A computed fold for a 71-nucleotide RNA from an uncultured Bacilli bacterium, annotated as transfer RNA. Rfam family: tRNA. Rfam classes the family as a transfer RNA. About the family: Transfer RNA (tRNA) molecules are approximately 80 nucleotides in length.

RNA sequence: UGGGGUGUAGCCAAGCGGUAAGGCAGCGGGCUCUGAACUCGCCAGCCCUGGUUCGAAUCCAGGUACCCCAG
Numbered sequence: 001u002g003g004g005g006u007g008u009a010g011c012c013a014a015g016c017g018g019u020a021a022g023g024c025a026g027c028g029g030g031c032u033c034u035g036a037a038c039u040c041g042c043c044a045g046c047c048c049u050g051g052u053u054c055g056a057a058u059c060c061a062g063g064u065a066c067c068c069c070a071g
Base pairs, nucleotide, nucleotide: 001070002069003068004067005066006065007064010024011023012022018054026042027041028040029039030038047063048062049061050060051059
C1' cells in the first nucleotide's frame, strides 16, 4: 500500500428491512434459620459520521479498531 473478514450489554453470542433472542455475570424479589441450588423479574438500541427508506443492527458512502492474506 492493495484485498478479504470482524466490530451488538461487563463477557460470550443470535439477528440479514418492521419496536434486539439466549447463556454467563450483576441487581432486586420468592424459597431457606443462614448460604448454595432452584425460581420470578430488571439491566443494550447495535464502533463513528452521513445517506437511502414510511421504517436501518440489517442496504449504500466515508471513516475507525482489530484479525488474516499479498507485496